[in-house]
RNA sequence: CGAGUAGAGCGGAUGGUCGCUGGUGCACUUGAGGCAUCAGAGGAAAGUCCGGACUCCGGAGGGCAGUGUGCUGGGUAAUUCCCAGUGGGGGUGACCCCAAGGAAAGUGCCACAGAAAAUAUACCGCCCUGAGAUGAUUCUCAUGGUAAGGGUGAAAAGGCGAGGUAAGAGCUCACCGCUCCAGCAGUGAUGCUGGGGGCAGGGCAAACCCCGCACGGAGCAAGACCAAAUAGGGAAACGCUAGAGUGUGGCCCGCACGAUGUUUCCGGGUAGGUCGCAAAAGGUGUUGAGCAAUUAACACCUAUAGACAAAUGACCAUCACCCCUUGCAGGGGAACAGAAUCCGGCUUACGCUUUGCUCGGGUU
RNA sequence: GGGCCGCUAGCUCAGCUGGGAGAGCGCCGCGUUCGCAACGCGGAGGUCGUGGGUUCGAGUCCCAUGCGGUCCACCA
Numbered sequence: 001c002g003a004g005u006a007g008a009g010c011g012g013a014u015g016g017u018c019g020c021u022g023g024u025g026c027a028c029u030u031g032a033g034g035c036a037u038c039a040g041a042g043g044a045a046a047g048u049c050c051g052g053a054c055u056c057c058g059g060a061g062g063g064c065a066g067u068g069u070g071c072u073g074g075g076u077a078a079u080u081c082c083c084a085g086u087g088g089g090g091g092u093g094a095c096c097c098c099a100a101g102g103a104a105a106g107u108g109c110c111a112c113a114g115a116a117a118a119u120a121u122a123c124c125g126c127c128c129u130g131a132g133a134u135g136a137u138u139c140u141c142a143u144g145g146u147a148a149g150g151g152u153g154a155a156a157a158g159g160c161g162a163g164g165u166a167a168g169a170g171c172u173c174a175c176c177g178c179u180c181c182a183g184c185a186g187u188g189a190u191g192c193u194g195g196g197g198g199c200a201g202g203g204c205a206a207a208c209c210c211c212g213c214a215c216g217g218a219g220c221a222a223g224a225c226c227a228a229a230u231a232g233g234g235a236a237a238c239g240c241u242a243g244a245g246u247g248u249g250g251c252c253c254g255c256a257c258g259a260u261g262u263u264u265c266c267g268g269g270u271a272g273g274u275c276g277c278a279a280a281a282g283g284u285g286u287u288g289a290g291c292a293a294u295u296a297a298c299a300c301c302u303a304u305a306g307a308c309a310a311a312u313g314a315c316c317a318u319c320a321c322c323c324c325u326u327g328c329a330g331g332g333g334a335a336c337a338g339a340a341u342c343c344g345g346c347u348u349a350c351g352c353u354u355u356g357c358u359c360g361g362g363u364u
Numbered sequence: 365g366g367g368c369c370g371c372u373a374g375c376u377c378a379g380c381u382g383g384g385a386g387a388g389c390g391c392c393g394c395g396u397u398c399g400c401a402a403c404g405c406g407g408a409g410g411u412c413g414u415g416g417g418u419u420c421g422a423g424u425c426c427c428a429u430g431c432g433g434u435c436c437a438c439c440a
Stems, first nucleotide, its partner, number of pairs: 001360010012319007020040007042336001046347002049345005054219004061253004066215005071085005086100001087098004101210002106208002108204003123150002125146003129142005158176002161173003177199001178197008223275004233266006245257003268439003282301008321333004365436007374389004383420001391407005413429005
């Protein structure tokens, strides 16, 4: 200098002028409005992918179904989140990725190619024996043996080497892999060491499924209160106590309600106000515990963004940042984006600054 | 704000339990006709919204993301 990798921080500041939304105060007045003062978007406010708080459904109870999740340990209010580790995979490396339980409970699938795709099989090849041909090497046919070699495929029934054999084969042996047992280390996943077994069941569970664990449903348009208005209208279906159905559950049980009953459709009316609604698992600092995530104690800080799905802006000056330039001066630039009940995560979009580390090249 | 669904040829849509990307209309060429339409024959045209993962193999299964559509209040 180039390429890469992991993390951290910021997301302009101050002043002035004009405007917008909300709170408080003041005076005037009542049709509003005026003046003063204070506050006024984000790191993602986004996607709504997870998890909670909160609210209602009957005090949410039992079973089935369903959904989610899946190495180990820890953290948290909780999680498909975070931290630390184990195993596997990728990269020269820093480092990154993994839905990573079970294929020996059962079912299913493995196209094409290939002899054969899972109760193994025999296309070519190799070999013994028998028959025939031939002077001989050898060739052809038949019954068998074989899974080493060829070929197919993503995948071919442990790999490789030696012995062995008619040719071969875990048939035997060494090493590696697999599996079982024991010891040691570790909370554990697991690792290391030693011994036994000649090796048996290929892959797919982000196919159905089995096993373990978790989950009642809905969501602030939840819900509470006040006010206003009307045609308490019409049709269809089901049912009237051995009961339709309703109580926001998918089904059943149980519980409660239930006959001028219930459900659906058509029609009618209102689309106003207050609350929920912002101080909460909040932030910063110090000390202690812990590898870390995080947590405990103490101190300090902020009591006002919040609606009509509607405000949070524009301009000027100075400074700061980046680019053009060796420097001054001058000029230019500043991304993604816009709260809606509130929090914690994840993911996605995006500008600038900076630190550690890795690889390659150059110079001294 | 919340719930649910969709994206495949120019348009409208199929594609079931993962293995060939298809149909109708439209478009192009030829034939037929004096010419056009209709009809007959032939043909072109696809990042399956985008990216990643699982698998030997993905339109299909899983995850993330972009775009579009649809539904919702209260009273009697």
Two RNAs folded together computationally: RNase P RNA and transfer RNA, 440 nucleotides in total. Rfam match: Bacterial RNase P class A.